[in-house]
RNA sequence: GGCGUGGUAGCUCAGUUGGUUAGAGCGCAUGAUUCAUACUCAUGAGGCCGGCAGUUCGAAUCUGCCCCACGCUA
Numbered sequence: 001g002g003c004g005u006g007g008u009a010g011c012u013c014a015g016u017u018g019g020u021u022a023g024a025g026c027g028c029a030u031g032a033u034u035c036a037u038a039c040u041c042a043u044g045a046g047g048c049c050g051g052c053a054g055u056u057c058g059a060a061u062c063u064g065c066c067c068c069a070c071g072c073u074a
Base pairs, nucleotide, nucleotide: 001073002072003071004070005069006068007067010026011025012024013023019057028044029043030042031041032040050066051065052064053063054062
C1' cells in the first nucleotide's frame, strides 16, 4: 500500500429488510430490607450511535471520504 471485520451508556454487547420513543447485563445513585455492611427487591440517572457529507418523506441501519482498533496479504 491492498483486502476484510469492527467503532452504539463508565465496561461487555444486542439492535431483523430503513419506520413511531435506541435496549439488555454488569457498574453507579436513591429507597426498601438489616443493629450495620453485603446479598436481594424497587425506582432512577447516564447515548444525539467514531467524524463530515450524500441519498430518502424518514438513516444507528444505505452510499462516499476521513479517523481509530484488530486480522490477512504484498
Model confidence (mean pLDDT): 81 of 100. The RNA shown here (transfer RNA) has 74 nucleotides and comes from an uncultured Flavobacteriaceae bacterium. It matches the Rfam family "tRNA". Gene Ontology term of the family: triplet codon-amino acid adaptor activity.